A computed fold for a 79-nucleotide RNA from a marine sediment metagenome, annotated as c-di-GMP-I-GGC riboswitch aptamer. Rfam family: c-di-GMP-I-GGC riboswitch aptamer. A reference for the family is Smith et al. (2010), "Structural and biochemical determinants of ligand binding by the c-di-GMP riboswitch ", Biochemistry. Its mean pLDDT, the model's own confidence on a scale to 100, is 88.
Formats: sequence, C1' cells, structure tokens
RNA sequence: CGACAAAGGCACACCCGUCGCAAGGCGGGGCCGCAAAACCACGGAUCUGUCCAUCGGGACAGAUCGCCGGGUUACCGAA
Repeated sequence: CGACAAAGGCACACCCGUCGCAAGGCGGGGCCGCAAAACCACGGAUCUGUCCAUCGGGACAGAUCGCCGGGUUACCGAA
C1' cells in the first nucleotide's frame, strides 16, 4: 500500500431472551456490509437521563469505536 489471490475473521437491520429510567449493552438467531467492522471514550460529533432556564440553550452523569479524526496491535503479500 490493498488483489477477480489464499486462509480465515467480524456481524447492519430485524427477531427472541436478558440488564438499564433511557440512549444503549450482553447472549442466541440472522447477514447489510467491513482490509483493521480488533482494542482504547483522547478530540470532535450525535444520542439518553437529571437539574436550571430569559425562546435560542447551559451544567452534570451516561451512551455510541459499524459517525469522523487520533492512538495501540494484527493475517496475507499481488500491483
């Protein structure tokens, strides 16, 4: 750096169960896709809850890494 290569891997939506006020997480099924769709909440972004309020919003506590950036690690070796 990313193949009409090889071995594989993960698992969107949705459904069932379960935890949570919720966003959402976990397990099973399921596969839209993914060359880091492995890990990290560090920056941004979005979402949830509580409180405040003088519309726009603000503060605090959470969530999302398959939203973007960044950091760390990893299989293969064509062009």